[in-house]
Molecule: transfer RNA
Organism: Deltaproteobacteria bacterium
RNA sequence: GCUGGCGUAGCUCAGUUGGUAGAGCAUCUGCCUUGUAAGCAGGGGGUCACGGGUUCAACUCCCGUCGCCAGCU
Numbered sequence: 001g002c003u004g005g006c007g008u009a010g011c012u013c014a015g016u017u018g019g020u021a022g023a024g025c026a027u028c029u030g031c032c033u034u035g036u037a038a039g040c041a042g043g044g045g046g047u048c049a050c051g052g053g054u055u056c057a058a059c060u061c062c063c064g065u066c067g068c069c070a071g072c073u
Base pairs, nucleotide, nucleotide: 001072002071003070004069005068006067007066010025011024012023013022019056027043028042029041030040031039049065050064051063052062053061
C1' cells in the first nucleotide's frame, strides 16, 4: 500500500429481506433473613464509533473518516 471482518448499555453480545433498540452479567430500590449471600419483584443506564447521502422512515442500504483485528504484498 491492497483486501476482508468488527465498532450497539459499565462488561459480554443479540438485533440486517429498512418500520418505536434488547438479553445476560453488573449496578440501584423493595421483599425475604437476626445479618450477609442466595432467591423473588421492580427501576435507571444507549446522539447504535464519527460525518454525509438515499428514503415517508436507517443499528440495518451507499460513500468517506477514525480505531481494533486478520490476511496479502